Glycine riboswitch aptamer from Candidatus Thiodictyon intracellulare, 88 nucleotides, folded computationally.
This record gives sequence, structure tokens and C1' cells, in this order.
RNA sequence: AUGCCCCCUGGGAGAGACCGGCCGUCGCGCCGGCGCCGAAGGCGCAACACCGCCCGAAAUCGCUCAGGCACACCGGACCACGGGGCUU
Repeated sequence: AUGCCCCCUGGGAGAGACCGGCCGUCGCGCCGGCGCCGAAGGCGCAACACCGCCCGAAAUCGCUCAGGCACACCGGACCACGGGGCUU
């Protein structure tokens, strides 16, 4: 140097300001409904040489449980820089 882990900083998308009701607060509030999003997390799957069975087997793919759907805040896979640790 490479790989992995942690931390700081910067960047970082998508989807109804929908409908109905409620309010002592009229607030882009609360409840319900339908419609949506996927890049926290979670779950699922292929290839994997030649018979059968079992196991293993990834994601930015799929599912949407969770989470989210005006702006802002928070979160955010992933990327970059720097610092620290481990390993070869």
C1' cells in the first nucleotide's frame, strides 16, 4: 500500500400541502381512510461442472413488517477527505 471496524467533516434521493372527522390549541395539530416511497433496520432469492438430498450463498434486486411522503429539523444506503484501531 490492500482489506475490515470506529469516529469527525462535507455531499446525499424518493413518495398526497390527498379525503373525511375532531379541536380547549386553528398549528402544514390530532384521529381514521385510501394512495404512494425505499437508501436506517428487517425479511427473501440466483449462479455456484456432471445423480439425489441437505446446508451455505449477494445486492443499490424483490417484499414493504418497521420507517418515511410540504419546507425545515432529525434520520438516510452510499461516496469523498481526514484521524484512530486490527489484519495480511

About this RNA: The prediction has a mean pLDDT of 79. The source organism's lineage runs through Bacteria, Gammaproteobacteria, Chromatiales, Chromatiaceae and Thiodictyon. It matches the Rfam family "Glycine riboswitch aptamer". Rfam links the family to the GO term glycine biosynthetic process. It was read from a public genome assembly, where an Rfam model found it.